[in-house]
Background: A computed fold for an 87-nucleotide RNA from Anaerobacillus alkalidiazotrophicus, annotated as c-di-GMP-I riboswitch aptamer. Rfam family: c-di-GMP-I riboswitch aptamer. Gene Ontology term of the family: cyclic-di-GMP binding. Rfam 15.1 lists 5,092 matches to the family in 1,772 species. On this family, see Sudarsan et al., Science 2008: "Riboswitches in Eubacteria Sense the Second Messenger Cyclic Di-GMP".
């Protein structure tokens, strides 16, 4: 170059749950904290979940539905870029 991540090594991220910003919420941010990750790195592009406060549709008219422009990348695919050693 390319295939996998069984062995090794050096490091890395951090669910859940506690506190505390920000939100209407889903959830994000920062701090602790480890259940786990070989892309748990980064992009909402296709799927799919999760909220509906505003704003919009509806009609049974109210604690109503339904809606993404609001989230989720640790839920699957893509796409991109990468660290270690092995064949």
């Nucleotide at each position: 170059u390319u295939u996998a991540g069984a062995a090794a090594a050096u490091g890395g991220c951090a669910a859940a749950c506690c506190u505390a910003c920000c939100g209407a919420a889903a959830g994000u941010u920062a701090g602790g904290g480890a259940c786990g990750c070989a892309a748990a790195g980064c992009c909402a592009c296709a799927g799919g979940u999760c909220u509906a406060a505003a704003g919009g549709u509806c009609c049974g008219a109210g604690u109503g539905a339904c809606u993404a422009u609001g989230a989720c990348g640790g839920c699957u695919g893509g796409g991109u870029u990468a660290c270690c050693g092995a064949g």